[in-house]
RNA sequence: GGGCAGCAAUCGCCGAGUCCCCGUCAGGCGCGAGCCUGGGGAGCCGGGGACCCACAUGUGUCCCUGGGGUGAAUCGGACCACCUCGCAAGAGGGGCCCGUAGGAGACCUUCCUGCUCCGAACCCGUCAGCUAACCCGGUAGGCGAGAGGGAAGGAAAGG
Numbered sequence: 001g002g003g004c005a006g007c008a009a010u011c012g013c014c015g016a017g018u019c020c021c022c023g024u025c026a027g028g029c030g031c032g033a034g035c036c037u038g039g040g041g042a043g044c045c046g047g048g049g050a051c052c053c054a055c056a057u058g059u060g061u062c063c064c065u066g067g068g069g070u071g072a073a074u075c076g077g078a079c080c081a082c083c084u085c086g087c088a089a090g091a092g093g094g095g096c097c098c099g100u101a102g103g104a105g106a107c108c109u110u111c112c113u114g115c116u117c118c119g120a121a122c123c124c125g126u127c128a129g130c131u132a133a134c135c136c137g138g139u140a141g142g143c144g145a146g147a148g149g150g151a152a153g154g155a156a157a158g159g
Base pairs, nucleotide, nucleotide: 010145011144012143013142014141018042019041020040021039022038026037027036028035029034043139044138045137046136047135048134053129066127067124068123069122070121075099076098077097079095080094082093083092084091085090102118103117104116105115107154108153109152110151111150112149113148
C1' cells in the first nucleotide's frame, strides 16, 4: 500500500411501518376461582360498510370448478416426467430455464436517456363491487457503502 471478513458510528435503500405520553398502572375474558395482555395519542397505511352508479336479467350444447385481500410481484412459453386427485377424459402442483404486465435504485418532484436489480411471500375462510356516516386492524422485517448523465422547477448550504 492492497484484498477479504467482523463490529461500531455516520449516511442511505425497499417498505405504511415514524414520533410523543403513561407504566406495574391499565385493559380484556369469566357467575366465580382464575386466566390473558402493556395502554393511550398524533401521523401514515390497510380492510369492512348506503343511496347513486356498476354488475346481474334471453336461447342451446359440452367440459371444469369456489371467491376475496395485502403487495410491483401478473401473464406466457420450453424442458423434466417428479407428486396428488381421478374409472377415464382431464385437473392441480413441483423442478429448472427463457421471457413478460408491473416495480426499485443518494436532496425532492417531473421529463429524457443509460446501466444494475426485483418480478416474491403471506392472509381470509364459502364471504365482501363502488361506497358518506360508522366500524375494525397494522405501525414490521430486511438490506447497502460512491450511489450514471442531461433538462425544468423547488429545497438546503455557502456568500
A computed fold for a 159-nucleotide RNA from Streptomyces lavendulae subsp. lavendulae, annotated as c-di-AMP riboswitch aptamer (ydaO/yuaA leader). Its Rfam family is "c-di-AMP riboswitch aptamer (ydaO/yuaA leader)". Gene Ontology terms of the family: cyclic-di-AMP binding and regulation of gene expression.